[in-house]
A computed fold for a 262-nucleotide RNA from a Dehalococcoidia bacterium, annotated as Bacterial large signal recognition particle RNA.
The prediction has a mean pLDDT of 77.
Its Rfam family is "Bacterial large signal recognition particle RNA". Rfam classes the family as a non-coding RNA gene. Rfam's curators write: The signal recognition particle (SRP) is a universally conserved ribonucleoprotein involved in the co-translational targeting of proteins to membranes.

RNA sequence: UCGUGCUAGGCGGGGAACUAGCGGUGCCCUGUACCCGAGAUCCGCUAUAGCGGGGUCGAAUUCCGGCUAGAGGUUUUAUCUGUCAGGACUGUGAGAGUUAAGCGGUGAUGAGGGCUGGGUCUUGCGCGGCGGAGUGCUAUGAAUCCCGUCAGGUCCGGAAGGAAGCAGCGGUAAAUAGUAAACUCCGGGUGCCGCAGGGUUACCUGGUUGGAGCUGGCUGGCUGGAAUAAGCUGAUGGGUAUCAUCGAAGGCCGGUGCACGG
Repeated sequence: UCGUGCUAGGCGGGGAACUAGCGGUGCCCUGUACCCGAGAUCCGCUAUAGCGGGGUCGAAUUCCGGCUAGAGGUUUUAUCUGUCAGGACUGUGAGAGUUAAGCGGUGAUGAGGGCUGGGUCUUGCGCGGCGGAGUGCUAUGAAUCCCGUCAGGUCCGGAAGGAAGCAGCGGUAAAUAGUAAACUCCGGGUGCCGCAGGGUUACCUGGUUGGAGCUGGCUGGCUGGAAUAAGCUGAUGGGUAUCAUCGAAGGCCGGUGCACGG
């Protein structure tokens, strides 16, 4: 130095969480780097920290160490933003009460107030009106059993004259229809009506007294309750920066066996 065969060792790693601690299964990141069995209210182990059984590579691009690197995860703080919730501490819109500073309205053609009369309200009576009913009035209305008059005709009579009486005509009863005025009765949430009472909180109005305010529409002040969620508070998600921590792949450098044979 080359070949052959072995051994150490390799055949992924990391983060969070869990754990006295270590590893695995599970979740996440990187990435493709053997197989099988069990294993999260878990499984195995003890700082030499997976257990059990197989396979393969094998002293170097593959093992070990150092440097570099920095995917990604977690933490602190600050800030921005989204969602959910809270609530009236600040803010905000609307509203209630009060006040009368300003504006306005009204007032010496007399405010508010006092006294007094009346009305609106209610009860009773009266009158009127409306509605209904009746009387009344008009018309129709009895073949005969209503009245009057009874043509014709009939009867009595010698005659004179009398009698009954149909139709017709007039009137009337029961009844039917209509209804102006007038009269009577009944009724009503009837009426710019009259009289007498009641009531008088409120409103309107007249007289009188009196002598300067009254009002609360707008602005403002004060007070209470109630609404809203911009600020605020809490929870949670995302982004940026920062503090700290773990840290893969990759790159560079270096180190590292045994046996036999040429």
Lineage of the source: Bacteria > Bacillati > Chloroflexota > Dehalococcoidia.